[in-house]
This is a predicted structure of a 72-nucleotide RNA (transfer RNA) from Dictyostelium purpureum.
RNA sequence: GGCUGCUUAGUUUAGUGGCAUAAUACUUGUCUUGUAAACAAGGGGUCCUGAGUUCGAUUCUCAGAGCAGCCA
Numbered sequence: 001g002g003c004u005g006c007u008u009a010g011u012u013u014a015g016u017g018g019c020a021u022a023a024u025a026c027u028u029g030u031c032u033u034g035u036a037a038a039c040a041a042g043g044g045g046u047c048c049u050g051a052g053u054u055c056g057a058u059u060c061u062c063a064g065a066g067c068a069g070c071c072a
Base pairs, nucleotide, nucleotide: 001071002070003069004068005067006066007065010024011023012022018055026042027041028040029039030038048064049063050062051061052060
């Protein structure tokens, strides 16, 4: 330098155009002599950035950034 893939909550992630998911972590409560565990409830998101297509984009297209792999 070329090609391919990936980027979503603190972390790990689901999501093939129409309300952004789950687990875990965090907060509160129940339970316990107390802690943990268990159970219940709650808060937390610029879906990497910009542009385009569309009535509507996390999703499709283009460019950029970062990471990983392959080739040279």
The source organism's lineage runs through Eukaryota, Amoebozoa, Dictyosteliales, Dictyosteliaceae and Dictyostelium. It matches the Rfam family "tRNA". The family's RNA type in Rfam is transfer RNA.